[in-house]
RNA sequence: UAAUGAAAAAGCCAAAUCCGUCGUGAGGCGGAGACGGAAAACCACGGGUCUCGCUUUAGGAGAGAUAGCCGGGUUGCCUAA
Repeated sequence: UAAUGAAAAAGCCAAAUCCGUCGUGAGGCGGAGACGGAAAACCACGGGUCUCGCUUUAGGAGAGAUAGCCGGGUUGCCUAA
């Protein structure tokens, strides 16, 4: 340095649920809270799932949501054999 993710340290993030708030909705944001996470940091590029119109009867097309569903890209702490 690369690879890997054993062990440990310093910190970091925060599922479900509850409250507030925004949104038609999927969901977002803030607070409480920790199931978990080495990318649970960022990007909707491919696939998946979900929502809402439209058109139409089994599909098509559109607009969105999800990065804590998988893959991909960018950045990044520590690191034994």